Context: one part of a larger RNA
């Protein structure tokens, strides 16, 4: 290269935005670069291939022929690709009127709870496990009242409910903000789709430089268990978790399933929006979503099945026995920890 693949066997980049580039609706005219034919010229000889023939065969050698798939001109064709004009309205935008939403940032504000501090009641326990110690109390705890600081999280409502491209988002409340959806009708007229570098966004841990620190709770101590117990169980605790602003760039970052477009029985719950004629408890059509079951098909099986893992097509990433190894050397990036990128010997 051809050729087969990526849900669970190796294989979809963690998500976006986008450059190049690849492809691209529906009709008319004209051009002919691709693209088909037909003509003319090359296309060296040997060799390969069919075939005569020469050495007693054959290998060798000679003769013809085909072939040489190309590649240049040239007439011609006009259905596709493709360029140039026109025009369309269905893909794709823009406007208008709606309503849903933990969807982003800032700012203020609420209650329960937990831990401290005061102060009163009021006594000998309390915590804590399987048991128990270690801790905590007569210097008055635990329990209970009242009052007071602080920090961090938002019970119920809640829901295979809801919103975001993922990560992810939840008390109320103001103002700043972006996506999406449904109705309608004017409008622009293919303005789309994918995107290799690039670029931004990224849980959680973890770093810097400041604050903050109730609870919790890596290391850390003690006190159990055990033969032993650098664990499990207890009592205490430091970074961290929380805030600011700069880093890091990983993930079971998962639907383990990239993105786009059109096709292919249905039955059911739920979320948001339309709409009908009505016998409105309701029913019934529709448009987006988000579940379960299931025909066709599909798959090794499990399963998957209009949210496809079906039937196509266009675009990108990747995959090529296991260990060595996501490692080493090198680049590049980072404070650093590391990250990206990415082999080989050897082994079986």
């Nucleotide at each position: 290269c051809u050729g087969g693949g990526c849900g669970u066997a190796a294989a979809g980049c963690g998500c976006g935005c986008g450059u190049a580039g690849g492809c691209g609706g529906c009709g008319g005219a004209c051009c002919a670069a691709g693209u088909u034919a037909g003509g003319c010229g090359u296309g060296a000889a040997a060799g390969c291939c069919c075939u005569g023939g020469g050495c007693u065969c054959a290998a060798c050698c000679c003769g013809g022929g085909a072939a040489c798939u190309g590649c240049g001109c040239u007439u011609a064709a006009g259905a596709c690709u493709g360029g140039u004009u026109u025009g369309c309205u269905u893909g794709a935008g823009u406007c208008c009127g709606g309503g849903a939403g933990a969807g982003g940032g800032u700012g203020g504000u609420g209650g329960a709870a937990c831990u401290c501090c005061c102060a009163g009641u009021g006594u000998a326990g309390a915590g804590g496990u399987g048991a128990a110690a270690u801790u905590c109390g007569u210097a008055g705890a635990u329990a209970u009242u009242g009052g007071g600081a602080a920090g961090a999280a938002c019970a119920c409502c809640g829901g295979u409910g809801g919103c975001g491209a993922a990560g992810g988002c939840g008390g109320c409340u103001a103002c700043c903000u972006g996506g999406a959806c449904c109705g309608g009708a004017c409008c622009u007229g293919a303005c789309g789709c994918u995107g290799a570098g690039g670029u931004g966004c990224g849980a959680a841990a973890g770093c810097g430089u400041g604050g903050g620190g109730a609870g919790c709770a890596a290391a850390c101590a003690g006190g159990a268990u055990u033969a032993g117990a650098u664990a499990c169980c207890c009592u205490g605790g430091u970074a961290g978790u929380c805030c600011a602003c700069g880093c890091c760039g990983u993930a079971a970052a998962c639907g383990a399933u990239g993105a786009g477009u059109g096709c292919u029985a249905g039955a059911u719950g739920u979320u948001g929006g339309g709409g009908g004629a009505c016998u409105u408890a309701g029913u019934c059509c529709u448009c987006a979503g988000u579940g379960u079951c299931a025909c066709a098909g599909c798959u090794a099986a499990c399963g998957c099945g209009u949210u496809a893992a079906g039937c196509a097509c266009u675009c990108c990433g990747c995959c090529u026995g296991g260990g060595g190894a996501g490692u080493a050397c090198g680049g590049c990036c980072g404070c650093a920890a590391g990250g990206c990128u990415a082999a080989a010997a050897c082994u079986c």